[in-house]
RNA sequence: UGUUAUAGCUCAGUAGGUAGAGCGCAUCCUUGGUAAGGAUGAGGUCGGCGGUUCAAAUCCGCCUAA
Numbered sequence: 001u002g003u004u005a006u007a008g009c010u011c012a013g014u015a016g017g018u019a020g021a022g023c024g025c026a027u028c029c030u031u032g033g034u035a036a037g038g039a040u041g042a043g044g045u046c047g048g049c050g051g052u053u054c055a056a057a058u059c060c061g062c063c064u065a066a
C1' cells in the first nucleotide's frame, strides 16, 4: 500500500430501499427399521466506532483481525 471480514460451515448480495443460497440443525411425512427422498421451520444488531443520507451490508473516515 492492496484485499478480505455477512447464518454453525462455505459463500452470494454495487448504479443505497428494513438480507439470501448450499450444506448442517429442529419438527413432521414416507419405511418393518436405517439411509435416501419430501414438506415446514428456527438461526445473522452484515468485524467495531463514527460520518453522509429520508434511508447504509453497500458510500466516506478511524480502529481491530487475517
Base pairs, nucleotide, nucleotide: 003066004065005064008023009022010021011020017054025041026040027039028038029037047063048062049061050060051059